[in-house]
Molecule: RNase P RNA; transfer RNA
RNA sequence: UGAGCAGACUGUGUGGCAGCGCGGCUUUAUGCCGUGAGGAAAGUCCGAGCAUCACAGGGCAGGGUAGCUGCUAACGGCAGCCGGAGGCGACUCUAGGGAAAGUGCAACAGAAAAUUACCGCCGCUUUAUGCGGUAAGGAUGAAAAGGCGAGGUAAGAGCUCACCAGCGGGCCGGGAACGGCCCGGCUGUGUAAACCCUACCUGAUGCAACACCGACACGGAUGGAUUCGUUGGCCCGACGGUCCGGACUGGUGGCAGGAGCAGGACGGCGACGUCCUGACGAGAUAGAUUGUCACACUCGACAGAACUCGGCUUAUAGGUCUGGUCACCUU
RNA sequence: GAACCACUAGCUCAGUUGGCAGAGCAUUUGACUUUUAAUCAAAGGGUCCGGGGUUCGAAUCCCCGGUGGUUCA
Repeated sequence: UGAGCAGACUGUGUGGCAGCGCGGCUUUAUGCCGUGAGGAAAGUCCGAGCAUCACAGGGCAGGGUAGCUGCUAACGGCAGCCGGAGGCGACUCUAGGGAAAGUGCAACAGAAAAUUACCGCCGCUUUAUGCGGUAAGGAUGAAAAGGCGAGGUAAGAGCUCACCAGCGGGCCGGGAACGGCCCGGCUGUGUAAACCCUACCUGAUGCAACACCGACACGGAUGGAUUCGUUGGCCCGACGGUCCGGACUGGUGGCAGGAGCAGGACGGCGACGUCCUGACGAGAUAGAUUGUCACACUCGACAGAACUCGGCUUAUAGGUCUGGUCACCUU
Repeated sequence: GAACCACUAGCUCAGUUGGCAGAGCAUUUGACUUUUAAUCAAAGGGUCCGGGGUUCGAAUCCCCGGUGGUUCA
RNA backbone atom coordinates (compact mmCIF):
# COMPACT_ATOMS: atom_id res chain seq x y z
C1' U A 1 0.00 0.00 0.00
C1' G A 2 -3.80 -3.58 -1.16
C1' A A 3 -7.15 -7.45 0.34
C1' G A 4 -9.72 -9.64 4.09
C1' C A 5 -11.45 -10.92 9.58
C1' A A 6 -13.55 -9.71 14.38
C1' G A 7 -15.56 -6.22 17.92
C1' A A 8 -17.57 -1.50 19.73
C1' C A 9 -19.97 3.26 18.99
C1' U A 10 -22.80 6.98 16.40
C1' G A 11 -26.79 7.74 13.29
C1' U A 12 -28.23 15.67 11.72
C1' G A 13 -26.88 19.89 15.23
C1' U A 14 -28.07 24.90 17.41
C1' G A 15 -31.54 28.85 18.25
C1' G A 16 -36.35 31.87 17.74
C1' C A 17 -41.86 31.88 17.26
C1' A A 18 -46.61 29.25 17.46
C1' G A 19 -49.03 24.68 18.99
C1' C A 20 -50.00 19.55 21.49
C1' G A 21 -49.58 15.62 25.89
C1' C A 22 -48.17 15.12 31.12
C1' G A 23 -46.55 17.13 35.92
C1' G A 24 -45.93 21.35 39.27
C1' C A 25 -46.94 26.65 41.06
C1' U A 26 -50.54 30.71 42.27
C1' U A 27 -51.91 35.83 40.85
C1' U A 28 -56.87 31.10 38.09
C1' A A 29 -54.70 33.75 33.42
C1' U A 30 -55.29 33.70 25.61
C1' G A 31 -50.24 32.83 32.76
C1' C A 32 -45.32 30.84 34.35
C1' C A 33 -41.81 26.73 35.05
C1' G A 34 -40.17 21.68 33.96
C1' U A 35 -40.36 17.63 30.64
C1' G A 36 -41.69 14.66 26.22
C1' A A 37 -39.63 7.90 21.51
C1' G A 38 -35.67 3.92 19.79
C1' G A 39 -31.43 0.83 18.82
C1' A A 40 -34.52 -1.45 17.14
C1' A A 41 -40.13 1.40 20.43
C1' A A 42 -41.07 -3.71 15.10
C1' G A 43 -41.99 -9.36 14.76
C1' U A 44 -44.58 -11.46 19.25
C1' C A 45 -40.15 -16.05 18.54
C1' C A 46 -38.29 -17.60 23.71
C1' G A 47 -37.65 -16.55 29.16
C1' A A 48 -39.29 -14.04 33.61
C1' G A 49 -41.61 -10.35 37.03
C1' C A 50 -46.62 -9.22 38.31
C1' A A 51 -51.96 -10.76 38.73
C1' U A 52 -56.24 -14.43 39.26
C1' C A 53 -57.63 -19.40 39.94
C1' A A 54 -55.47 -24.17 46.31
C1' C A 55 -49.48 -20.08 48.74
C1' A A 56 -50.54 -24.87 42.38
C1' G A 57 -50.81 -30.69 45.16
C1' G A 58 -50.38 -36.21 42.76
C1' G A 59 -50.87 -39.16 38.16
C1' C A 60 -51.81 -39.70 32.82
C1' A A 61 -51.87 -37.19 28.32
C1' G A 62 -49.69 -33.05 25.79
C1' G A 63 -45.60 -29.50 24.90
C1' G A 64 -40.38 -28.07 24.90
C1' U A 65 -34.87 -28.74 25.03
C1' A A 66 -30.70 -32.02 23.32
C1' G A 67 -21.94 -32.17 23.08
C1' C A 68 -19.46 -30.44 28.11
C1' U A 69 -18.63 -26.84 31.94
C1' G A 70 -20.06 -22.26 33.63
C1' C A 71 -23.04 -17.32 33.80
C1' U A 72 -28.01 -15.73 34.93
C1' A A 73 -34.03 -14.28 38.48
C1' A A 74 -34.88 -17.45 34.21
C1' C A 75 -34.22 -19.02 29.11
C1' G A 76 -34.39 -22.40 23.34
C1' G A 77 -30.04 -16.62 25.62
C1' C A 78 -24.69 -15.67 26.54
C1' A A 79 -19.29 -17.10 27.57
C1' G A 80 -15.26 -20.60 27.39
C1' C A 81 -14.08 -25.33 25.62
C1' C A 82 -14.83 -30.42 22.87
C1' G A 83 -16.18 -33.00 18.18
C1' G A 84 -17.34 -32.07 12.86
C1' A A 85 -17.17 -28.78 8.22
C1' G A 86 -14.84 -24.51 5.52
C1' G A 87 -10.59 -20.93 4.90
C1' C A 88 -3.13 -20.06 3.40
C1' G A 89 -4.57 -17.17 7.77
C1' A A 90 -7.08 -13.71 11.24
C1' C A 91 -11.56 -16.41 11.78
C1' U A 92 -16.49 -18.39 10.46
C1' C A 93 -20.58 -22.13 10.51
C1' U A 94 -22.75 -26.24 13.27
C1' A A 95 -31.12 -28.85 15.87
C1' G A 96 -24.26 -31.99 17.82
C1' G A 97 -28.38 -37.88 22.48
C1' G A 98 -30.07 -43.06 20.76
C1' A A 99 -30.89 -46.88 14.29
C1' A A 100 -27.39 -53.28 18.72
C1' A A 101 -35.46 -51.85 22.49
C1' G A 102 -39.51 -52.10 18.98
C1' U A 103 -42.63 -50.43 14.63
C1' G A 104 -42.89 -47.95 9.90
C1' C A 105 -40.88 -46.04 5.21
C1' A A 106 -37.01 -46.25 1.13
C1' A A 107 -40.99 -43.82 -5.31
C1' C A 108 -38.71 -45.20 -10.34
C1' A A 109 -34.89 -48.51 -11.73
C1' G A 110 -32.93 -53.10 -10.06
C1' A A 111 -32.63 -60.21 -8.92
C1' A A 112 -32.68 -58.08 -4.19
C1' A A 113 -33.80 -51.75 -0.30
C1' A A 114 -32.29 -55.82 4.53
C1' U A 115 -30.96 -61.41 5.65
C1' U A 116 -31.10 -60.59 -1.28
C1' A A 117 -28.32 -64.95 -6.29
C1' C A 118 -30.51 -61.64 -12.44
C1' C A 119 -26.04 -62.16 -15.44
C1' G A 120 -21.37 -64.10 -14.35
C1' C A 121 -17.74 -67.59 -11.63
C1' C A 122 -17.05 -72.63 -9.29
C1' G A 123 -18.59 -77.72 -7.92
C1' C A 124 -22.06 -82.11 -8.58
C1' U A 125 -24.66 -85.28 -12.21
C1' U A 126 -30.12 -87.02 -13.98
C1' U A 127 -26.44 -82.58 -18.97
C1' A A 128 -31.98 -80.02 -17.43
C1' U A 129 -35.76 -74.18 -17.84
C1' G A 130 -31.73 -78.87 -12.18
C1' C A 131 -29.29 -78.66 -7.17
C1' G A 132 -25.55 -76.47 -4.12
C1' G A 133 -21.50 -72.76 -3.10
C1' U A 134 -20.00 -67.64 -3.97
C1' A A 135 -20.90 -60.72 -3.11
C1' A A 136 -14.29 -60.72 -6.27
C1' G A 137 -16.62 -58.87 -11.48
C1' G A 138 -21.21 -56.80 -14.58
C1' A A 139 -25.88 -54.23 -14.47
C1' U A 140 -29.68 -50.69 -11.39
C1' G A 141 -29.84 -46.89 -7.95
C1' A A 142 -29.15 -41.38 -3.76
C1' A A 143 -27.77 -45.74 -1.12
C1' A A 144 -25.90 -52.83 -2.47
C1' A A 145 -23.67 -55.71 2.99
C1' G A 146 -16.53 -51.96 5.82
C1' G A 147 -12.41 -49.47 1.84
C1' C A 148 -7.86 -50.85 -0.67
C1' G A 149 -3.67 -54.16 -1.62
C1' A A 150 -1.45 -58.99 -0.82
C1' G A 151 -1.97 -64.06 0.59
C1' G A 152 -5.46 -67.90 0.21
C1' U A 153 -9.32 -70.95 -2.41
C1' A A 154 -12.71 -75.54 -6.74
C1' A A 155 -14.47 -70.41 -7.26
C1' G A 156 -14.81 -66.92 -3.54
C1' A A 157 -15.35 -64.50 1.08
C1' G A 158 -12.09 -60.50 7.34
C1' C A 159 -11.16 -66.75 5.59
C1' U A 160 -5.86 -64.60 7.03
C1' C A 161 -2.44 -60.26 7.13
C1' A A 162 -0.60 -54.72 6.60
C1' C A 163 -2.75 -49.70 6.37
C1' C A 164 -7.31 -46.79 6.90
C1' A A 165 -12.70 -46.04 8.84
C1' G A 166 -16.17 -47.59 12.56
C1' C A 167 -17.53 -50.60 17.05
C1' G A 168 -16.26 -52.95 21.82
C1' G A 169 -12.69 -53.59 25.97
C1' G A 170 -8.33 -52.00 28.92
C1' C A 171 -4.65 -48.25 30.49
C1' C A 172 -3.13 -43.09 30.70
C1' G A 173 -4.36 -37.57 30.55
C1' G A 174 -8.52 -33.98 31.51
C1' G A 175 -13.27 -31.23 36.20
C1' A A 176 -16.32 -32.90 31.78
C1' A A 177 -17.48 -33.25 26.58
C1' C A 178 -13.25 -35.73 24.77
C1' G A 179 -8.08 -36.98 23.36
C1' G A 180 -3.71 -40.54 23.06
C1' C A 181 -1.82 -45.65 23.16
C1' C A 182 -2.67 -50.98 23.20
C1' C A 183 -5.81 -55.29 22.35
C1' G A 184 -10.10 -57.95 19.97
C1' G A 185 -11.81 -59.61 13.14
C1' C A 186 -16.54 -57.51 16.23
C1' U A 187 -18.28 -54.92 10.64
C1' G A 188 -24.79 -54.59 12.91
C1' U A 189 -27.79 -50.10 5.18
C1' G A 190 -30.15 -45.21 5.60
C1' U A 191 -34.00 -42.34 7.91
C1' A A 192 -35.71 -40.22 14.81
C1' A A 193 -36.60 -31.67 11.60
C1' A A 194 -41.09 -40.59 10.89
C1' C A 195 -43.55 -42.91 15.26
C1' C A 196 -40.67 -43.94 19.29
C1' C A 197 -36.78 -44.58 23.47
C1' U A 198 -33.52 -41.98 27.10
C1' A A 199 -32.29 -37.58 30.22
C1' C A 200 -33.97 -32.88 31.90
C1' C A 201 -37.76 -28.91 32.10
C1' U A 202 -43.02 -27.83 32.06
C1' G A 203 -50.30 -26.17 36.16
C1' A A 204 -53.65 -22.80 33.23
C1' U A 205 -54.74 -17.87 31.68
C1' G A 206 -52.50 -12.96 30.17
C1' C A 207 -52.62 -5.75 32.18
C1' A A 208 -58.62 -6.42 27.17
C1' A A 209 -54.81 -10.13 33.70
C1' C A 210 -56.66 -8.26 38.13
C1' A A 211 -58.44 -5.07 42.55
C1' C A 212 -61.68 -1.24 44.41
C1' C A 213 -65.66 2.41 43.73
C1' G A 214 -70.13 4.04 41.18
C1' A A 215 -74.57 3.63 38.38
C1' C A 216 -79.23 0.10 36.59
C1' A A 217 -85.80 1.89 40.53
C1' C A 218 -81.46 -5.04 36.12
C1' G A 219 -82.25 -10.32 36.73
C1' G A 220 -81.92 -14.94 39.54
C1' A A 221 -81.44 -18.09 44.11
C1' U A 222 -82.59 -20.18 49.82
C1' G A 223 -82.67 -26.51 46.19
C1' G A 224 -79.85 -30.74 45.37
C1' A A 225 -74.73 -33.02 49.41
C1' U A 226 -74.20 -40.41 45.38
C1' U A 227 -75.50 -33.07 43.68
C1' C A 228 -73.53 -28.16 41.87
C1' G A 229 -69.46 -24.82 41.20
C1' U A 230 -64.08 -23.29 41.36
C1' U A 231 -61.30 -26.55 37.14
C1' G A 232 -58.19 -25.43 32.43
C1' G A 233 -57.48 -32.15 27.92
C1' C A 234 -58.75 -36.29 31.58
C1' C A 235 -58.69 -38.74 36.50
C1' C A 236 -57.72 -38.04 41.66
C1' G A 237 -57.35 -34.68 45.48
C1' A A 238 -58.52 -29.93 47.72
C1' C A 239 -61.82 -25.86 48.59
C1' G A 240 -66.70 -23.42 48.66
C1' G A 241 -72.10 -23.37 48.99
C1' U A 242 -74.83 -17.65 50.37
C1' C A 243 -74.71 -14.89 47.76
C1' C A 244 -74.35 -15.45 42.35
C1' G A 245 -74.88 -13.50 37.48
C1' G A 246 -75.88 -9.95 33.54
C1' A A 247 -75.20 -5.30 31.53
C1' C A 248 -72.91 0.20 31.39
C1' U A 249 -67.44 -0.10 29.84
C1' G A 250 -68.23 5.30 33.73
C1' G A 251 -64.08 6.46 37.42
C1' U A 252 -59.52 5.13 40.21
C1' G A 253 -55.51 1.90 40.94
C1' G A 254 -52.37 -1.68 38.44
C1' C A 255 -48.60 2.36 35.49
C1' A A 256 -43.32 4.14 35.23
C1' G A 257 -37.43 4.06 41.22
C1' G A 258 -36.13 -0.73 38.11
C1' A A 259 -33.27 -8.72 38.63
C1' G A 260 -32.83 -0.81 35.77
C1' C A 261 -28.95 3.39 33.99
C1' A A 262 -23.95 6.06 34.03
C1' G A 263 -18.85 6.40 35.97
C1' G A 264 -14.86 4.16 38.85
C1' A A 265 -12.25 0.17 41.64
C1' C A 266 -11.57 -5.07 42.50
C1' G A 267 -12.18 -10.59 41.14
C1' G A 268 -12.69 -13.73 36.69
C1' C A 269 -9.64 -15.95 29.99
C1' G A 270 -14.84 -14.57 29.44
C1' A A 271 -20.21 -14.35 30.03
C1' C A 272 -20.64 -12.08 34.67
C1' G A 273 -20.22 -10.84 39.92
C1' U A 274 -19.08 -7.57 44.38
C1' C A 275 -18.35 -2.66 46.34
C1' C A 276 -18.42 2.83 46.05
C1' U A 277 -20.34 7.35 43.89
C1' G A 278 -24.00 9.95 40.95
C1' A A 279 -28.51 11.04 38.27
C1' C A 280 -33.63 9.88 37.57
C1' G A 281 -35.99 13.89 32.87
C1' A A 282 -42.71 10.14 28.05
C1' G A 283 -46.95 7.95 29.70
C1' A A 284 -52.26 8.50 26.97
C1' U A 285 -57.39 5.93 26.91
C1' A A 286 -59.71 7.90 20.12
C1' G A 287 -54.71 8.06 22.19
C1' A A 288 -49.29 14.05 22.83
C1' U A 289 -44.13 14.38 20.74
C1' U A 290 -45.95 18.94 15.46
C1' G A 291 -45.62 23.31 12.17
C1' U A 292 -42.68 27.33 10.52
C1' C A 293 -38.25 30.49 10.17
C1' A A 294 -32.83 31.25 10.42
C1' C A 295 -27.79 29.30 10.48
C1' A A 296 -24.06 25.20 9.75
C1' C A 297 -22.36 20.75 7.40
C1' U A 298 -20.64 15.32 5.33
C1' C A 299 -27.67 17.21 3.26
C1' G A 300 -29.52 13.16 7.31
C1' A A 301 -31.12 5.46 6.78
C1' C A 302 -34.65 2.10 9.18
C1' A A 303 -38.42 3.74 11.67
C1' G A 304 -43.10 6.07 16.44
C1' A A 305 -43.86 4.06 23.27
C1' A A 306 -49.46 1.70 25.38
C1' C A 307 -47.80 -3.21 32.19
C1' U A 308 -42.51 -3.88 32.77
C1' C A 309 -37.78 -6.30 32.16
C1' G A 310 -33.67 -10.02 30.01
C1' G A 311 -32.65 -12.11 25.16
C1' C A 312 -33.28 -13.61 19.97
C1' U A 313 -34.75 -12.34 15.01
C1' U A 314 -35.79 -8.80 11.22
C1' A A 315 -35.11 -3.44 8.87
C1' U A 316 -31.18 0.28 8.77
C1' A A 317 -28.09 5.72 3.96
C1' G A 318 -23.71 7.30 5.91
C1' G A 319 -19.75 8.01 9.49
C1' U A 320 -16.05 6.97 13.59
C1' C A 321 -12.79 3.96 16.60
C1' U A 322 -10.09 -0.49 18.28
C1' G A 323 -7.56 -5.29 17.78
C1' G A 324 -5.78 -9.52 14.88
C1' U A 325 -4.50 -11.88 9.63
C1' C A 326 -2.47 -12.52 4.58
C1' A A 327 0.29 -10.63 0.25
C1' C A 328 3.72 -7.16 -1.84
C1' C A 329 7.22 -3.09 -1.32
C1' U A 330 10.83 -0.09 1.59
C1' U A 331 14.26 0.42 5.76
C1' G B 1 -52.06 -4.80 23.27
C1' A B 2 -53.03 -10.35 23.23
C1' A B 3 -54.45 -15.15 21.03
C1' C B 4 -54.82 -17.68 16.38
C1' C B 5 -55.54 -18.97 10.88
C1' A B 6 -54.42 -18.88 5.69
C1' C B 7 -51.07 -18.23 1.25
C1' U B 8 -50.95 -23.82 -4.84
C1' A B 9 -52.54 -21.72 -12.77
C1' G B 10 -55.81 -15.32 -14.43
C1' C B 11 -60.18 -16.79 -10.50
C1' U B 12 -62.29 -20.58 -6.95
C1' C B 13 -60.26 -24.71 -4.70
C1' A B 14 -58.09 -30.25 -4.38
C1' G B 15 -53.36 -32.44 -3.24
C1' U B 16 -51.40 -37.49 3.81
C1' U B 17 -47.87 -42.51 5.91
C1' G B 18 -42.44 -37.06 1.77
C1' G B 19 -41.76 -40.12 -4.47
C1' C B 20 -43.64 -37.12 -12.11
C1' A B 21 -48.39 -30.81 -9.11
C1' G B 22 -54.36 -31.61 -10.50
C1' A B 23 -59.90 -30.25 -11.19
C1' G B 24 -63.81 -26.62 -12.55
C1' C B 25 -64.38 -21.79 -14.69
C1' A B 26 -61.52 -18.53 -17.72
C1' U B 27 -57.73 -17.96 -22.20
C1' U B 28 -56.00 -19.65 -27.20
C1' U B 29 -56.71 -22.80 -31.62
C1' G B 30 -59.79 -25.99 -34.61
C1' A B 31 -64.75 -28.21 -35.82
C1' C B 32 -70.18 -27.30 -36.10
C1' U B 33 -73.25 -22.52 -37.81
C1' U B 34 -74.98 -17.53 -42.75
C1' U B 35 -72.81 -15.33 -37.95
C1' U B 36 -72.67 -15.45 -32.56
C1' A B 37 -73.83 -18.27 -28.25
C1' A B 38 -74.13 -23.25 -26.60
C1' U B 39 -71.73 -27.96 -27.75
C1' C B 40 -67.44 -31.10 -29.27
C1' A B 41 -61.95 -31.78 -29.80
C1' A B 42 -57.11 -30.10 -28.55
C1' A B 43 -53.37 -26.87 -26.54
C1' G B 44 -50.87 -23.37 -23.45
C1' G B 45 -50.40 -21.47 -18.63
C1' G B 46 -47.08 -22.89 -11.84
C1' U B 47 -39.86 -21.03 -9.51
C1' C B 48 -46.56 -24.30 -4.77
C1' C B 49 -45.60 -16.29 -0.59
C1' G B 50 -39.75 -15.51 0.16
C1' G B 51 -35.03 -17.36 2.32
C1' G B 52 -32.35 -21.25 4.85
C1' G B 53 -32.06 -26.31 6.76
C1' U B 54 -33.22 -32.03 7.40
C1' U B 55 -33.49 -35.93 3.62
C1' C B 56 -31.27 -39.70 -1.98
C1' G B 57 -35.64 -36.70 -2.78
C1' A B 58 -39.82 -31.22 0.22
C1' A B 59 -46.15 -28.03 -1.94
C1' U B 60 -45.84 -31.59 2.37
C1' C B 61 -41.18 -31.92 7.88
C1' C B 62 -38.25 -27.91 10.88
C1' C B 63 -36.48 -22.67 11.55
C1' C B 64 -36.54 -17.32 10.25
C1' G B 65 -39.23 -13.57 7.71
C1' G B 66 -43.43 -11.24 4.35
C1' U B 67 -48.59 -10.36 3.10
C1' G B 68 -53.71 -10.90 4.12
C1' G B 69 -57.55 -12.23 7.48
C1' U B 70 -60.33 -13.80 12.18
C1' U B 71 -61.35 -13.39 17.47
C1' C B 72 -60.94 -11.07 22.45
C1' A B 73 -63.11 -4.78 25.94